A computed fold for a 102-nucleotide RNA from Mesobacillus foraminis, annotated as Glycine riboswitch aptamer.
RNA sequence: UUGAUGGUUGUAGGAGAGAGCACAGUAGCAGGCCACCGAUGGAGCACAUUUCAAAAAAACCCUUGGAAUCAAUCUUUCAGGUAAACAGACUACAGCCGGACG
Numbered sequence: 001u002u003g004a005u006g007g008u009u010g011u012a013g014g015a016g017a018g019a020g021c022a023c024a025g026u027a028g029c030a031g032g033c034c035a036c037c038g039a040u041g042g043a044g045c046a047c048a049u050u051u052c053a054a055a056a057a058a059a060c061c062c063u064u065g066g067a068a069u070c071a072a073u074c075u076u077u078c079a080g081g082u083a084a085a086c087a088g089a090c091u092a093c094a095g096c097c098g099g100a101c102g
Stems, first nucleotide, its partner, number of pairs: 006097008018034001020033002035082003041078001042076003048069007
């Protein structure tokens, strides 16, 4: 179940931070030098659960220590980003998948 959680496609909305310096007269790309951002991605962690050891102890529970699993819009700033464009977590609507695994 007149179809949840979830996935996917399209449309719309969608923040932050230097159009930095120098090469060089100019936008971009690459390289050099600084200054910044966090809402793509990556990475890290709490509680809890499980387990091992110790203490205690008849055993379990409790206590202490270690290990494993484990979250984010938190942290980090690795990649990425700091005019526009692209991208953008997330939200809404619509279509499709799926079928209670919520």
Notes:
NCBI's taxonomy places the organism under Bacteria, Bacillati, Bacilli, Bacillaceae, Mesobacillus. Rfam family: Glycine riboswitch aptamer. Its family is annotated with glycine biosynthetic process in the Gene Ontology. Its mean pLDDT, the model's own confidence on a scale to 100, is 81.